[in-house]
Context: one part of a larger RNA
């Protein structure tokens, strides 16, 4: 920008694309078979590598914005308690998210039409012949069957419901994040919980500070599983989504 008004939801499937992979065990069966060493087919069950695709409850990594611990030093007048600096100072942990080493799933069966190959009938050519007329089995391959994309499919589809003449209706602008390089997507814009803020709970970390108490002191013991907590989950209009402007009308009802 098209599908000759406009949203919205719901499909049809031309067409494209992905997937298809394997091994051990166990039973059939120590059967068949074979003197004997040895040893199946066909079915039946289990367990597995490698690869894919979602995912984050568990494991585990990362998590410079969340907590503790601690060494040097300087600052806040001192003490006490902070704060900066030193690779994030150095160390232990650790939410979301994001991964995987982790957790669920997948590959099938089936049906058809076939290849090499294997037959049935069977004549030409009284026999033979799978072929010449006619049938029929047959592969990880073909179409289909499973799974995703798909009407920009210009042959631009169908079906419902709504909605309208500066109007339905869409953009800009603003508050964002499940989306993201711009952009689009998708959540909201006061008739509002969309973002921060602030409340409460989750999680993490691990018992704050001051104050007592023991002790010359470093230190412990109580208060106190405390005290601070990032993205996480619920609420709540206290701050910002202010006023607003643009496009879009007859060729169709």
């Nucleotide at each position: 920008c098209g599908u000759a008004g406009g949203a919205a939801a719901c499909u049809u499937g031309a067409g494209g694309g992905a997937g298809g992979c394997u091994g051990c065990c166990u039973u059939u069966a120590g059967u068949a078979c074979g003197a004997g060493a040895g040893g199946a087919c066909c079915g039946a069950g289990g367990c597995g590598g490698a690869u894919g695709a979602a995912c984050c409850u568990c494991u585990u990594g990362u998590g410079a914005u969340c907590c503790u611990g601690u060494u040097g030093u300087c600052a806040c007048g001192c003490c006490a308690g902070u704060g900066g600096c030193a690779u994030a100072g150095c160390a232990g942990g650790g939410u979301a998210g994001c991964g995987a080493a982790g957790u669920u799933c997948a590959g099938u069966a089936g049906a058809g039409a076939u290849a090499a190959g294997c037959g049935c009938u069977g004549a030409a050519a009284g026999c033979a012949u799978a072929u010449a007329a006619g049938c029929g089995c047959g592969a990880a391959g073909c179409u289909c069957g499973u799974c995703c994309c798909g009407a920009g499919a210009u042959u631009a589809g169908g079906u419902u419901u709504c909605c309208c003449u500066g109007a339905a209706g869409g953009g800009c602008a603003c508050u964002c994040a499940a989306a993201g390089a711009c952009u689009a997507u998708g959540a909201g814009u006061u008739u509002g919980a969309u973002a921060g803020g602030c409340c409460g709970g989750a999680u993490g970390u691990g018992u704050a500070c001051g104050c007592g108490u023991a002790g010359u002191a470093a230190u412990a013991c109580g208060u106190u599983c405390a005290g601070c907590u990032a993205a996480c989950c619920g609420g709540u209009a206290c701050u910002a989504a202010u006023c607003g402007c643009c496009c879009g009308u007859u060729c169709g009802g």